[in-house]
RNA sequence: GCAGACAACGCCAAACCCGCCGCGAGGCGGGGACGGAAAGCCACGGGCCUCCACAGGAGGCAGCCGGGUUGCCUUCG
Numbered sequence: 001g002c003a004g005a006c007a008a009c010g011c012c013a014a015a016c017c018c019g020c021c022g023c024g025a026g027g028c029g030g031g032g033a034c035g036g037a038a039a040g041c042c043a044c045g046g047g048c049c050u051c052c053a054c055a056g057g058a059g060g061c062a063g064c065c066g067g068g069u070u071g072c073c074u075u076c077g
Stems, first nucleotide, its partner, number of pairs: 002077001003074002011036002016031006034063001040069003044066003047061006
């Protein structure tokens, strides 16, 4: 460095509920755990979703996929 344990220290937190913000997708906080070896961060590509009647434009999702970037541990390889 790769890789990913029936390891250790820990970490994150789906659905759902409550409060707040937003036209909305959704976001934040609290509770809660379905899960996660990056379920840390980034909207660059694809995809899905929302708003505006449409063209077209504006937005959302990083726990949809790809990619970029940073990071704990080191058994067997």